[in-house]
Molecule: SAM riboswitch aptamer (S box leader)
Organism: Holdemania filiformis
RNA sequence: UUUUUAUCAAGAAUGAGGGAGAGAGUCAGCUCGACGAACUCAUACCAACCUGCUUGGAAGCAAGGUGGUAAUGCUGGCAACGAUAAGAA
Numbered sequence: 001u002u003u004u005u006a007u008c009a010a011g012a013a014u015g016a017g018g019g020a021g022a023g024a025g026u027c028a029g030c031u032c033g034a035c036g037a038a039c040u041c042a043u044a045c046c047a048a049c050c051u052g053c054u055u056g057g058a059a060g061c062a063a064g065g066u067g068g069u070a071a072u073g074c075u076g077g078c079a080a081c082g083a084u085a086a087g088a089a
Stems, first nucleotide, its partner, number of pairs: 001089008013043005021032003025078005044069003048066003051062003073081001
């Protein structure tokens, strides 16, 4: 990178740098943003999947591997599009 399966209405922040956009694409909305957006780093937190413990099982606990920490993937249309995890090639 391609593909298969599963999930995407819950949960979870501050500081420093940065300096005007952001909310995956596009259209139409609507929100967030100089009371500092995106992004980077640090620490913290959350617990979606794998892992470990526990259990007859389900729940539960832990936080090791990924992941995540505005709003239902913000809403609707279009695409079967996007994100995450595990397996395979």